[in-house]
RNA sequence: ACCUCAUCCAGAGGGGCUGAGGGAUACGGCCCGAUGACGCCCCGGCAACCACCGCGACUGUGACUCGACGACGAGGCCAUGCGUGGCAGGUGCCAAUUCCGUCCCCGCCGCACGGUGCGGCGCAUGGGAAAGAUGAGAG
Numbered sequence: 001a002c003c004u005c006a007u008c009c010a011g012a013g014g015g016g017c018u019g020a021g022g023g024a025u026a027c028g029g030c031c032c033g034a035u036g037a038c039g040c041c042c043c044g045g046c047a048a049c050c051a052c053c054g055c056g057a058c059u060g061u062g063a064c065u066c067g068a069c070g071a072c073g074a075g076g077c078c079a080u081g082c083g084u085g086g087c088a089g090g091u092g093c094c095a096a097u098u099c100c101g102u103c104c105c106c107g108c109c110g111c112a113c114g115g116u117g118c119g120g121c122g123c124a125u126g127g128g129a130a131a132g133a134u135g136a137g138a139g
Base pairs, nucleotide, nucleotide: 003137004136005135006134007133008132013043014042015041016040017039021032022031023030026102027101028100029099044094045093046092048091049090050089052086053085054084055083056082060080061079062078064075065074066073067072098131103128104127105126106122107121108120109119110118111117
C1' cells in the first nucleotide's frame, strides 16, 4: 500500500514568506483568489478518533461472593463494553454539507409512448451506494 470498523449538515482567528492558481480524481456547475487565494512557518483556536481523569445506567461478556453443590438463582458495578462530561497529551482540523451533481432506489409534476424512456423538483441532503478525507486496529 491493501484490509476492517467508526465519523464526516455543527465548530474554529491573526501575523510573516511566496506569488497564481485553488476547491481529491474525470466531466458539468458553482464558488475562493493581486482587497494576495493555494502552499510553508509562528502564535492562537476547534473538538472527530486515540490517550488520561471523572459521573451514570444496565448485567452484554468475564471474574468475585453467597445459596444449591446439577442445569441454575441472587448480589454488588471489580474489569471490560455502553452513554455522558472534562482535559487538550498524540494525530487531525480551522470558506461554502465531503461545495453540488454525474450510480441505484422512492415520491411528485410534465413530455413522449403503449416496449417503456426523457426532463425537472425533493427539510439546507428524500434515501442508499461508490469514491474521498480523518482516526483507531490489524498488517
Predicted 3D model of a 139-nucleotide RNA (SAM riboswitch aptamer (S box leader)) from Micromonospora sp. CPCC 205371. It was read from a public genome assembly, where an Rfam model found it. The model forms 97% of the base pairs in the Rfam consensus.